Molecule: Guanidine-I riboswitch aptamer
Organism: Frankiales bacterium
This record gives sequence, structure tokens and C1' cells, in this order.
RNA sequence: AUGGGGCGCGCCUAGGGUUCCGCCGUCGCCCGCGACGGGCUGGUCCAAGAGGGGCAGGCGGGACUCGCGUCCCGUUCCACGGCGGGAGAAAAACCCGGGAGGC
Repeated sequence: AUGGGGCGCGCCUAGGGUUCCGCCGUCGCCCGCGACGGGCUGGUCCAAGAGGGGCAGGCGGGACUCGCGUCCCGUUCCACGGCGGGAGAAAAACCCGGGAGGC
């Protein structure tokens, strides 16, 4: 300098907005509902490569088994990051993106 491989799923959280629920305000009214408006602490909902746990997978070793395979132990490092665009109800640490760029 170049090439290849690796970064899976799900639960949750930081965070996010406003479809739905709730709450608040105004109006109407058959007094319990409806319409409009408000992101308003929340619930539904979205959500991390560089957040947390779990499962799976990879690699190394061991035991058992004719074999297929099963089980056990260990290990699975590092990680600063725009502008802009996209999804959808809308937004975001979501996706573009372990990108551009930087060290």
C1' cells in the first nucleotide's frame, strides 16, 4: 500500500417525537360524548457499531461416542466522528454509517 473476513437475534435503557391512549384548554351538546388545539409528566410506539444483560455463533482445550454428535471449561479485543439525506404519525445516538473526516 492492497485484498478478504468479522460486528447476528431478542429484552431493556440513554434518547425520541406525537399515530393511538391519557392529561390540559376552548367550543358544542342528547351530560355523557364529540370537534378543534396543546408534546404536556406519562402508557402504546421508534431506539443505539462505538450503552447494559441474555441467547446464539466463532476460536482454543478436555471428556464421552463406531459414527452422527453431546456435554464441560476458557476466550470473543479496540472504537473520536460531522454536514446532509431517508423512513414513518413524527422525531431521534434509528438507517445511509465501524461512512466522509480526524487521531